[in-house]
RNA sequence: UAAGUGAAUAGGCAAAUUUUACGAAAGUAGAAGACGCAAAGCCACGGGCCUAAAACAUUCGUGUCAUGGUAGCCGGGUUGCCAGA
Numbered sequence: 001u002a003a004g005u006g007a008a009u010a011g012g013c014a015a016a017u018u019u020u021a022c023g024a025a026a027g028u029a030g031a032a033g034a035c036g037c038a039a040a041g042c043c044a045c046g047g048g049c050c051u052a053a054a055a056c057a058u059u060c061g062u063g064u065c066a067u068g069g070u071a072g073c074c075g076g077g078u079u080g081c082c083a084g085a
Base pairs, nucleotide, nucleotide: 005083006082012037013036017032018031019030020029021028022027035072041078042077043076045075046074047073048070049069050068055064056063057062
């Protein structure tokens, strides 16, 4: 240096829940809070999942649909901290 690995260390992230804001909703962002995480950093490209405002259909009950989300569902891409037991 490269590959592989994760026992310890430094530093890091933050589920549920509460609260404020935004949003049609799903959800996201800030604060509090830690269930967990070695990519739980970043990217919706493929699949999955959630929502259904608008649109379309409608027997007016509702149904379909992502152009909205989810990277802490999986795959893929990309960048990267500590250590060498």